[in-house]
Context: one part of a larger RNA
C1' cells in the first nucleotide's frame, strides 16, 4: 500500500420495493450447442458469445467439399534472352466450364542514330520463354499497432513543491456541510496544478431580425366542379442564417454571514430545461493475425491460381434473441380523417388502361420545399359476429399464378384459390421500463437485381401506471475496522 471479509458508517442506480408490459408453454423466424455430412468454411463464449462480424450466402459473394484444369502464376517490381509481334473482332474442333487446340480478320502507335531512299543498329509499350520473385481468409490476439468492448458518464486518477516518516508511503484527496459530480462551501501542513466532472459543439421547446421559392395565403381582385388555380400579398405557417432568452437573476423561509436547499412569482421552458456527441489514470494476457497493417512460424506443381457443381439452408433434440397468437379493449365490411423524417437517373415513376390480385401496358413529370415512391395506420362512425377451437388464430399442404435474375431443383419474395395444425394467458425462473418514457400503430432508410428483414438504424402517431422508501436481492463510490493474502 492495495485486495478481500456471510465487518461497520454514509451514498447513489429500474438495485430492491409499487406499477406496466413481456419471456419461460404453442406455431413459425432467426443465432448457437450438439448430431449429421464429402463439406455443413472461419471467428464470437458469463455479465460484455448466441437476429453477434453478415447494413441482404440460388452463381458470384465463398474463405468449405467433389471433381476438372494450371505452374513466375489472377495481381507488382527487375533482370536476362527472343523475334516482331503485340490490340480488337467475330468462326471452328473439343470441354460442363475453365482451359487446350486451330483457321481468319486487321486499324492505330513506333522514339533516337546512320542513310537520298531502301534499309541497318538500339530502345518503350506489349507478347513468350527462363530466374529473382509473387500468392496464402496457412498459425501464433499469450509476439504486435491500429480499433473496439466493458466496468462506466462510475466520480474518480495523478503531479510539482512543501512538510511527516529510517522507509515503502503518507500528507494534499482527510473532516463539517452540499452537489448528478474530488460540484462547490468552510476548516485545515499544506499551497497550487493536471487528465476527467462541468462548459465550449449538435439538436429539441419560446420570441425576434433578416430573406419570401420550389414553401405559405389573412386582407383585395379574378376564377373552377374542386384545388394558393391566376393577379397579387410578406401577415401567419415554413423553411435556414443570425440574434434574444434561464443565471438561484427576483421574494420569502432554512442555512455558519458560505456553498446550498425548500417554497413562491414571473416566465415558452427552472434550477443540469429534454436528448445526443463526447468515456480519465486503469481492469480483464478481454475481442480482433478473417477489415487493415505488422514480427516470427509454414507452404511454393501448393496450404497459391482459374472453373462447374454442391455446401455454408442437413435436423432426434437442447439454449438465446424475437414475430403472430390464444380473442369481444376483439375480428370482418363499409364510410371517413390527421404525421414526421427519408429516398430517387442503369433511377422515382403519375393519371389511364387491362388483371380478383401479385402484377402488366404505357409513359406525365422530376436531378426535386417545384415531380414521384406516397395509399398513413391506430383513432373516428354505421353494421355483421355472441364466446364457439369459432367470421379466434394462422402454421402446414395441394392447386394455379406475378416478379427479379444468365439461372428460382437443392435455396426467393409476392398473389390468388383450396386446406385449415398447435394455441383458451404459460411451471420452476426472468427481462425491460420513472413521462411524451412503458405500451400500442403505421411510415421511412442503409445494405439490395431479387430476397428469406418478424433484424438493425431512424421518424413521427395515440399515450399510461407506480415510486418520494432504502429493510433486503445486484452492482458501485467514499470512510473507517480486522486478516495468516498480493
Nucleotide at each position: 500500500u492495495g485486495a478481500c471479509g456471510g465487518g461497520g458508517g454514509c451514498u447513489c442506480a429500474c438495485a430492491c420495493a409499487a406499477g406496466c408490459g413481456g419471456u419461460g408453454g404453442a406455431g413459425c423466424a432467426u443465432g448457437u450447442g450438439g448430431a449429421u455430412c464429402a463439406a455443413u468454411u472461419c471467428g464470437a463464449a458469463g455479465c460484455a458469445a448466441c437476429g453477434c462480424g453478415a447494413a441482404g450466402a440460388a452463381c458470384c459473394u465463398u474463405a468449405c467439399c467433389u471433381g476438372g484444369g494450371u505452374u513466375u502464376g489472377a495481381c507488382a517490381u527487375g533482370c536476362a534472352c527472343g523475334g516482331a509481334u503485340g490490340a480488337u473482332c467475330g468462326c471452328c474442333u473439343u470441354g460442363a466450364a475453365a482451359g487446350a487446340g486451330g483457321a481468319g480478320u486487321g486499324a492505330c502507335c513506333u522514339g533516337c542514330c546512320c542513310g537520298c531512299a531502301a534499309g541497318g543498329g538500339u530502345g518503350a509499350a506489349a507478347c513468350g520463354u527462363g530466374c529473382a520473385c509473387a500468392g496464402g481468409u496457412g498459425c501464433u490476439g499469450c509476439a504486435u499497432g491500429g480499433c473496439u468492448g466493458u466496468c462506466g458518464u462510475c466520480a474518480g486518477c495523478u503531479c510539482g513543491u512543501g512538510c511527516u516518516g529510517u522507509g515503502a508511503a503518507g500528507u494534499g484527496u482527510c473532516g463539517g456541510g452540499u452537489u448528478a459530480a474530488g460540484u462547490c462551501c468552510c476548516u485545515u501542513a499544506a499551497c497550487g496544478a493536471g487528465c476527467g466532472a462541468a462548459a465550449c459543439c449538435c439538436u429539441u421547446a419560446u420570441c425576434g431580425u433578416u430573406a419570401g421559392u420550389u414553401g405559405c395565403c389573412a386582407g383585395c381582385g379574378g376564377g373552377u366542379a374542386a384545388a394558393g388555380c391566376c393577379g397579387g400579398g410578406a401577415a401567419c405557417u415554413c423553411u435556414a442564417a443570425c440574434g434574444a432568452g434561464a443565471c438561484u437573476g427576483c421574494c420569502g423561509g432554512c442555512g455558519u454571514u458560505a456553498a446550498g436547499c425548500c417554497g413562491g412569482a414571473g416566465g415558452a421552458a427552472g434550477g443540469u430545461g429534454g436528448g445526443g456527441a463526447c468515456g480519465a489514470c486503469g481492469u480483464c494476457a478481454a475481442g480482433u493475425c478473417a477489415u487493415c497493417a505488422u514480427g516470427g512460424c509454414c507452404u511454393u506443381u501448393a496450404u497459391g491460381c482459374c472453373c462447374a457443381g454442391g455446401g455454408u439452408g442437413u435436423c432426434a433434440c437442447a439454449c438465446g434473441u424475437g414475430c403472430u397468437a390464444c380473442a369481444a379493449u376483439g375480428g370482418g365490411g363499409c364510410g371517413u380523417a390527421c404525421a414526421g423524417a427519408g429516398c430517387g437517373a442503369a433511377g422515382c415513376a403519375a393519371g389511364a388502361c387491362c388483371g380478383c390480385a401479385a402484377g402488366g401496358u404505357g409513359g406525365a413529370g422530376c436531378a426535386a420545399a417545384u415531380c414521384g415512391c406516397a395509399g398513413g395506420a391506430a383513432a373516428c362512425g354505421c353494421u355483421c359476429c355472441u364466446c364457439a377451437g369459432u367470421u379466434c388464430g394462422g402454421a402446414u399442404u395441394g392447386g394455379g399464378g406475378u416478379c427479379u435474375g444468365c439461372a428460382a431443383c437443392c435455396c426467393g419474395a409476392c398473389c390468388c384459390c383450396a386446406u385449415g395444425a398447435a394455441g383458451c394467458u404459460g411451471g420452476a425462473a426472468u427481462c425491460g421500463c420513472u413521462a411524451g418514457u412503458a405500451a400500442u400503430c403505421g411510415c421511412g432508410u442503409a445494405u439490395c437485381a431479387g430476397c428469406c428483414a418478424u433484424g438493425a438504424c431512424g421518424c413521427g402517431g395515440u399515450g399510461a401506471a407506480u415510486g418520494u422508501g432504502u429493510u433486503c436481492c445486484u452492482g458501485a463510490g467514499c470512510c473507517u475496522u480486522g486478516u495468516a493474502c498480493a
Small-subunit ribosomal RNA, 3' major domain from a metagenome, 486 nucleotides, folded computationally. Model confidence (mean pLDDT): 84 of 100. Its Rfam family is "Bacterial small subunit ribosomal RNA". Its family is annotated with ribosome and structural constituent of ribosome in the Gene Ontology. RNAcentral holds the full RNA, with entries from SILVA.